[in-house]
RNA sequence: GCGUGGGAGAGCCGGAUCUCGAUAUUUCGGCGCCGAAGGGGCAACCUCCCCGGAACCUCUCAGGCACCAGGACCGCGC
Numbered sequence: 001g002c003g004u005g006g007g008a009g010a011g012c013c014g015g016a017u018c019u020c021g022a023u024a025u026u027u028c029g030g031c032g033c034c035g036a037a038g039g040g041g042c043a044a045c046c047u048c049c050c051c052g053g054a055a056c057c058u059c060u061c062a063g064g065c066a067c068c069a070g071g072a073c074c075g076c077g078c
Base pairs, nucleotide, nucleotide: 001078002077003076004075005074006073011031012030013029014028015027016026032065033064034063038061039059040058041057045053046052
């Protein structure tokens, strides 16, 4: 790296669209929230020293807040 299994957190309201109706999807607005894709920051830590690497901490730019999808990380196989 590939395949496979597991895999958390956080939301509601109102309108519109669609529909026989409803749900759902989509969209608009309002405020709120989460952190485990990514990205940034400090730096614990790793290293004989230097260089270097660097978090699950932190920020929320991105991303996410029914399901699906995604998903750090862990197990197994190659």

Predicted 3D model of a 78-nucleotide RNA (Glycine riboswitch aptamer) from uncultured Jatrophihabitans sp.